A computed fold for a 1572-nucleotide RNA from Candidatus Formimonas warabiya, annotated as small-subunit ribosomal RNA. The RNAcentral record of the sequence draws on ENA and SILVA. Its mean pLDDT, the model's own confidence on a scale to 100, is 83. Its Rfam family is "Bacterial small subunit ribosomal RNA". Gene Ontology terms of the family: ribosome and structural constituent of ribosome.
[in-house]
RNA sequence: UUAUUGGAGAGUUUGAUCCUGGCUCAGGACGAACGCUGGCGGCGUGCUUAACACAUGCAAGUCGAACGGAGAAAGAAGAGGAAGCUUGCGAAUCUUCUUUUUUAGUGGCGGACGGGUGAGUAACGCGUGGGUAACCUGCCCUAGAAACCGGGACAACAGCUGGAAACGGCUGCUAAUACCGGAUAAGUUCAUUAAGAGGCAUCUCUUAAUGAAGAAAGGUGGCCUCUGAAGAUGCUACCGAUCAAGGAUGGACCCGCGUCUGAUUAGCUAGUUGGCAGGGUAGAAGCCUACCAAGGCGACGAUCAGUAGCCGGCCUGAGAGGGUGACCGGCCACACUGGGACUGAGACACGGCCCAGACUCCUACGGGAGGCAGCAGUGGGGAAUCUUCCGCAAUGGGCGAAAGCCUGACGGAGCAACGCCGCGUGAAUGAAGAAGGCCUUCGGGUCGUAAAGUUCUGUCUUUAGGGAAGAAGACUUUCUAUGUAAACAAUGUAGGAAGGAGACGGUACCUAAGGAGGAAGCUCCGGCUAACUACGUGCCAGCAGCCGCGGUAAUACGUAGGGAGCGAGCGUUGUCCGGAAUUACUGGGCGUAAAGGGCGCGUAGGCGGGAUAUUAAGUCAGGUGUGAAAACUCCGGGCUCAACUCGGAGAUGGCACUUGAGACUGGUAUUCUUGAGGACAGGAGAGGAAAGUGGAAUUCCUAGUGUAGCGGUGAAAUGCGUAGAUAUUAGGAGGAACACCAGUGGCGAAGGCGACUUUCUGGACUGAACCUGACGCUGAGGCGCGAAAGCGUGGGGAGUGAACGGGAUUAGAUACCCCGGUAAUCCACGCUGUAAACGAUGGGUACUAGGUGUAGGAGGUAUCGACCCCUUCUGUGCCGGAGUUAACGCAAUAAGUACCCCGCCUGGGGAGUACGGCCGCAAGGUUGAAACUCAAAGGAAUUGACGGGGACCCGCACAAGCGGUGGAGCAUGUGGUUUAAUUCGACGCAACGCGAAGAACCUUACCAGGGCUUGACAUCCCUCGCAAUCCAUAGAAAUAUGGAGUUCUAUGCUUCGGUAUAGACGAGGAGACAGGUGGUGCAUGGUUGUCGUCAGCUCGUGUCGUGAGAUGUUGGGUUAAGUCCCGCAACGAGCGCAACCCCUACUUUUAGUUGCCAGCAUUAAGUUGGGCACUCUAAAGGAACUGCCGGUGACAAACCGGAGGAAGGUGGGGAUGACGUCAAAUCAUCAUGCCCUUUAUGUUCUGGGCUACACACGUGCUACAAUGGCCGGUACAGAGGGAAGCGAAGCCGCGAGGUGAAGCAAAUCCCAAAAAGCCGGUCUCAGUUCGGAUUGCAGGCUGCAACUCGCCUGCAUGAAGUCGGAAUCGCUAGUAAUCGCGAGUCAGCAUAUCGCGGUGAAUACGUUCCCGGGUCUUGUACACACCGCCCGUCACACCACGAAAGUUGGCAACACCCGAAGUCGAUGAGCUAACUCUUUAUGAGAGGCAGUCGCCGAAGGUGGGGCUGAUGAUUGGGGUGAAGUCGUAACAAGGUAGCCGUAUCGGAAGGUGCGGCUGGAUCACCUCCUUU
Repeated sequence: UUAUUGGAGAGUUUGAUCCUGGCUCAGGACGAACGCUGGCGGCGUGCUUAACACAUGCAAGUCGAACGGAGAAAGAAGAGGAAGCUUGCGAAUCUUCUUUUUUAGUGGCGGACGGGUGAGUAACGCGUGGGUAACCUGCCCUAGAAACCGGGACAACAGCUGGAAACGGCUGCUAAUACCGGAUAAGUUCAUUAAGAGGCAUCUCUUAAUGAAGAAAGGUGGCCUCUGAAGAUGCUACCGAUCAAGGAUGGACCCGCGUCUGAUUAGCUAGUUGGCAGGGUAGAAGCCUACCAAGGCGACGAUCAGUAGCCGGCCUGAGAGGGUGACCGGCCACACUGGGACUGAGACACGGCCCAGACUCCUACGGGAGGCAGCAGUGGGGAAUCUUCCGCAAUGGGCGAAAGCCUGACGGAGCAACGCCGCGUGAAUGAAGAAGGCCUUCGGGUCGUAAAGUUCUGUCUUUAGGGAAGAAGACUUUCUAUGUAAACAAUGUAGGAAGGAGACGGUACCUAAGGAGGAAGCUCCGGCUAACUACGUGCCAGCAGCCGCGGUAAUACGUAGGGAGCGAGCGUUGUCCGGAAUUACUGGGCGUAAAGGGCGCGUAGGCGGGAUAUUAAGUCAGGUGUGAAAACUCCGGGCUCAACUCGGAGAUGGCACUUGAGACUGGUAUUCUUGAGGACAGGAGAGGAAAGUGGAAUUCCUAGUGUAGCGGUGAAAUGCGUAGAUAUUAGGAGGAACACCAGUGGCGAAGGCGACUUUCUGGACUGAACCUGACGCUGAGGCGCGAAAGCGUGGGGAGUGAACGGGAUUAGAUACCCCGGUAAUCCACGCUGUAAACGAUGGGUACUAGGUGUAGGAGGUAUCGACCCCUUCUGUGCCGGAGUUAACGCAAUAAGUACCCCGCCUGGGGAGUACGGCCGCAAGGUUGAAACUCAAAGGAAUUGACGGGGACCCGCACAAGCGGUGGAGCAUGUGGUUUAAUUCGACGCAACGCGAAGAACCUUACCAGGGCUUGACAUCCCUCGCAAUCCAUAGAAAUAUGGAGUUCUAUGCUUCGGUAUAGACGAGGAGACAGGUGGUGCAUGGUUGUCGUCAGCUCGUGUCGUGAGAUGUUGGGUUAAGUCCCGCAACGAGCGCAACCCCUACUUUUAGUUGCCAGCAUUAAGUUGGGCACUCUAAAGGAACUGCCGGUGACAAACCGGAGGAAGGUGGGGAUGACGUCAAAUCAUCAUGCCCUUUAUGUUCUGGGCUACACACGUGCUACAAUGGCCGGUACAGAGGGAAGCGAAGCCGCGAGGUGAAGCAAAUCCCAAAAAGCCGGUCUCAGUUCGGAUUGCAGGCUGCAACUCGCCUGCAUGAAGUCGGAAUCGCUAGUAAUCGCGAGUCAGCAUAUCGCGGUGAAUACGUUCCCGGGUCUUGUACACACCGCCCGUCACACCACGAAAGUUGGCAACACCCGAAGUCGAUGAGCUAACUCUUUAUGAGAGGCAGUCGCCGAAGGUGGGGCUGAUGAUUGGGGUGAAGUCGUAACAAGGUAGCCGUAUCGGAAGGUGCGGCUGGAUCACCUCCUUU
C1' cells in the first nucleotide's frame, strides 16, 4: 500500500475453401422437481399449482385505581342457638363492617397495529424529486389557561313472557370518567371594519375594534388546621379529562419525469373540457347538482385488447444491457363474491355491522349460523413444498398507576441434502509385485502399495462425567440526594445495596474411555470434452445435447475389467442470463448471401452556409439537499475456520435547488453572398400534348396476260388452285408500323420516346455576374405519374396472334414445326397499379492519382479563313492506381473517405399463404402472421467430373480396302429347362474353345447307397511286435473273418542261443487335436484383368492468393511421347516416355562336331579321307547417330528431300504397364482373420452325374465349289519332342494297325510324309465325282473297364447347305488371307490353346461423322460425380392449420325493466326523558325517532350488437414419410435458353401469347478499350 483489475471459444452446410447464416455445446444461477446414493454439524430456506374448499384448537384483548351489581376468602362485631357443659359459653345459620379477591353488564382505551396473500390494478399504483398560501393528526413531548352549577335516563338486576335455537319482548329499580342543559374563557372559530407588512394569481401574516358561537370528569394515595364524631365539600401528590398554541409522529391531496406488448386496436370523449352559482369534504377540484359555452385527448400512439402488484434488490454480463421481483425491507391492493355505510383521531374495517349472491352447517321447517390469502393441520389440485410442537426467558406490541394479563408477532425446537459452508470415512510402512478378476502377441501386462501383514492416531459417531453466555430488568424492601408539599405522610426523578425470572436445554463447550473399529457414492470414457479394452448383439435391441453410432471384428448399444471427473453428493429435466457483435447505444448490415420503396412532388418531423451582439434551454464547472435500512465493495471485529454476523468507510453513474462560464448546439436581433433562386444572352435534343400530311411494304377487291401447280418442311401433310391459283401488269380499298440515317448517340424523374409539318408546352446546359438574401437537403403519412397483360363503354380491325381447329412428330405430344384463326394488339374515355419496374446499387453535399473515346456548349493560341492544338463546364462509355470487398469486382457516374435524411433485413420451408382491414367492376393489389417442420438453406471462388458447349490432337476410331461372323451342319462354352445330382466359380467392353495344358474309373468338389469316428493326413503319450506280403471265404467294393508268414537298423551286454534299449514300420488305447473344395474376395495378403504402352502423375524450394488452391505442367512451335526448343515467377527433381535387355536383319573375329564341301581322292549316299574357304552353329564385337548435303523454320527444336548404306529417321518384333480407377476377379491354386461343423459340412467304397435337351446366345471347324474336286507323278521348310520314351528298315493287313527289333538320353537315331505348289489326266456347273452330317455293318488301339461316355479304320448311307436380313468383327506388310508342321496336357482322346515355317496381297483422299483417349477453355443446382441431380399431379399413412350450416362457453360495454342495504333530500297526522314556555298538564314548543316518498344504487332480468375461446358433417391447401404410379419441367445451349409480370389453356410438371431482364451457351458482325 484499501474501496475502476477487465472481454478465451468449439462442433455442424462443402470433395475441399472463404464468407453469410441458423442450430448446438462448454459457464453461472434457482423457493426447484425426478433418478441413484446418503455419516455429522453450523447458518439459511421450504404450496411457484386451486385468491380451491375447510374439521379441530389457538392467533385481541385489557382496565374493579371509571360504575352499579353479583359472588368468594379471611377477620371483627352483633343476632342466633343444635349436641354438650351449664347459665354463660357454644357449631350451623343470618346481619353489619373491614381487608383481600373473581368479573357477566355499563364505561374507557385497543380491535385501522402486528400477521397473511398478490386476486385485482398499465394507475399519480409504484419509483424519484418537488408542492400544500388547499389539509388532518388519538396516544407522546414543551410551555400556558381552566375544570363552576345542575338534570334526566339506560343496561346489569328483578318479575312476567315469546322462541327448538339464535335471540328477544313488556313492566319495574339503579350507578358512572355513559348522556344532557346552563355558566365562564382567549393567544380559538366565524363575520365586518381599519392600518401595516409580505407573496405565487386566488391571497397570506400582524395589530386594533365590534358582534356572534363555543369546554371539561373524575379516580387513587396521603394529611388534618374545621368538626362532637364519622369524615369531606378542605389541602396535597400522581393519574385521567378540557381549551388553545407549538413540536414530533403518522396520514391525505396535487404536480414534473420514469414505468410491458399489440396499429391485423385510429379515432376517443356529454360530467365529457371550461366557466358562474350552490352543495360537499379535514382539504383543492365536475368530487356532486343546476345553468351557460363547445370544448378536451390522439401518430411524441389517444381509445381498445392482452399481460402484470411496483421498488430497494436478486441472477447473469467486461460493461452497456438482458431476465426477474421467493426469503429480508419500503409502498400499494385485497380479506368467500359484489354493494353499502356506521363508529372512530384514524376504516368504508382479515378474526366489526347491514344487504344481495354462491357454497357449507344446524333446525322442532317457523328460522338461524359461518368465512384459515393468521399459526398448526385436513381434503383437493399438482412434478412439488414441513409439526394440529415449546415458551412469553429475550425483542416488540395492546391495556393497566402497577403487579400483571394477552400476544401462532416473536424467541426456539421438529421435519426435508432444498441451498451455502465446514469436518470425517483414517495415517505411515509394506513386493512373494500374493490370491482373484480382466486383457494378452501366451512372453507378460494391469487392478497394485492397492490388499493382507506391521506400527500408529483418535476428528466425527458411541458411552460416562462436568457444564455456560444469552438477564438489561420491571417490581419489592431499604439507603442517599433532590422536586412538589405545611409535612417526618405520600409521590416523582437520579443513584446505591439485597431479593428477583431461561422456552431453547443438561444444548453449545470441556474432559475421560474404547477401538480402524460405525461412515462412498454418482456420472462419464467417438469428436466437442478429461478418460479404452474384451465379450454379447447384428439397422435388431438400443443410444443421442449437436454432428451422428448400430446392417458379424461397435473405444458411440448392453455387460465386465480398467480409466477420468466430482464427492455426501452425483446426474437428468425445467427456467433465466452468458457465449450471441444472432436486434449491433457501446457494437451489424442492404450490387451478387436476407435486405433500396417502380418513380417523382411535397406535409409534419430530422438536419442545415459566413459575421456580430445578446440570452443561458442544451452543455461544462463548483456548492447544497436527497438518494431509508438491509444488500454490494473495501478495511477491521465475533462465532476454533468458513458460511453467517457486527462496526466503520466507499459506492448508490439519479433527481432537485443554487452560484458561475459562454467555446459549441439552440433562441432572439442585425448583417453578408459563396448554397439556392430570379432576370439577361445563346445553342442542342426520338421530352410531352393536339391537328394535318407522306412514301415503301403486307393483305383484300376489280380488270388484263398466263397455265398447273403454289405453299410449306428436317422430311411431309393439312391448306390454296382447272369455278384458273402462284407469277406478272394496271387501278382501287383499308389498317398498322415508320427501312436507310442509327451511333455503349440524344431527351426524360421513372415507365418510356424514332417518317414529315404546324400549334401549344415542360426540363436541362453554357456564358456573363444585374437582382433576392439561406429562401436549403431529406421526407413518415398524403398526392400524382407508372411497360405489358387485363377490365368497362363505343369505334376500328391490314398484318401478327393467346384460346381454338386441322396436319405432322412422338410410346404419348393437351408442346416445340406447319396451315388456318377468335380475343387482343390500334383509337377515344374510364379503371387496374403490377414486372428481372435492374446499375438487382435511395436522395443530397464535400473530398480523394491518372489515361482514353464520345455528345452539347464556352474560351484561348494560330490563321486571310477553316482545321489541328490547349483550357474549362455539363452529360455519357471504357481501362486503371490508392482504398475497399467473403470473393467476384467497384474505383470521381464508388461498392473509397465523411456527414444528413428516408426505406428495408435478421436461418430455410410453411408463405407473400391464412384471417382481419383498406382499395378494385372483376382479375386481383396492399398490409401481413401462426401452428408445424428441417439442420441446414445460401453467396463467391477452387479442384475434378460431366455437357445432345467450343478449339486442337491421336488411335484399324471412321473412311479406303481384304477376309469373316450373323443363314447351314457339326464341335465347344454359356443361359434356360430338366434331374436324385446335372458340383462350383466367371456376367458389358474387361463372363461365355474362360478356371479346365485335355470329366469312361480316378480326377470330383455333386447325387444314391454301404462303411469308419483320435479318424485318409500331422505332433505328443502308453501297450504290443501278431510286420509287409500271400491264400481262402463273404461282399458291388470298402471291409470283415480265418490260415500261412513272425521283419529291418543302430548300440550295449552276451553263455553267441539270444536279450535289453532306442529307432523305422505296423496294430490297439486315452486325450490334446486332426479334417472341411463349408461361409464371408464387402475383413485380408498374394496374384490378375481393365482404362492403356494412353502420356501422363507428382514433389522440394520460391512466388501469387485470406483460403481451398494456383504457378511449375499454361503459351508459340515440334514429336510416337510432359519428345525437344523458345518464351515465361519460376528454378530444379522424382515415377512414367525414350534408352539400357532378348530375338531378328548385315558384317568381322574366334571355334569346326554330330554341321558344311570350293578344290583333291573315294562312295549307292559328305559315305569315307581331307579341309574349315562357304553355309550353318554360338560366343565376343562392329554397324544407324538426323552423323553428312540441300530446303523450310525464329540463327531453335524439328520437318521435308537426297546421298551413302544390309538397314534411315523409336529398322521389325518381344519383354517392360507411372499415380491411380472399377469395394473389378479370385477364401475352389496358395496363404489367412473371424464365424460355422466335429459318429459329420470330416473320411472311405461302389454305382451314377458333371456328357441330360422344346429352346436362346457366344466362339470355332467344315462347306456351299472350277483360283475347284478327284487320280497319278514330283519339289522345297522351320521349330520342336523322345527312355514306363521316340521307335527305323523288313514282313502282314485295302486300312486303322500288327509283327519286328536296328538306332537314339539326340546338329549323329526316330517321330517325319510337310502341305499349298509344279507337271499330266479327269469332272463341266448339277445339290454334282461339290458338301460331308447322320445312320448301319465290320474292324483296330489305349486301358481293371469304352453301355451311359473315347479315338481311329474299311464298306455302305449321303442331311442341311447354291455365299447368308438387321446388325457386327479382325487386319496397314512379310501384315491380312491361305497352306501344312510341331509341342504341352495326355494310358487313350484336340475343330481348342501355344508355337513354327511355306505362298503371299489390296488400300489409307482424308479427319466431316461413329467409338475411345489426351490437352486447353466454357457452363453447371453434379462430387456415390449424368447410370448425377431433380419438379409436379395421383395413391397410402400420420401431423398441425384455414374455411364451414351451425352448436356451446367466457369477457367488457350499451339500452331498458326491477331494485336490497344504505347515505342524502323531503315528509313525518304516529312515538318521544333531559332544553324552553306556561293556565304544572294525559299541556304547548324546539329537537329527535319510527314510518312514508324521492334521487342514486349492487345483484338479477330482457334485448341487439362487440371481442375472444372450444367444438363441427364436410372441405381446402400445407408438412413429413422406407417404398409406389405418371411423365421429365429445371441444372450443360438440359436437348424449344432460362426467368419476371400478366392473360389463357392443359392429368401433372407445364405450354403458348404480349412486354421486360441476363442472373443465357456458341458463332458471326458492329462499336469501344488494352497490348505489341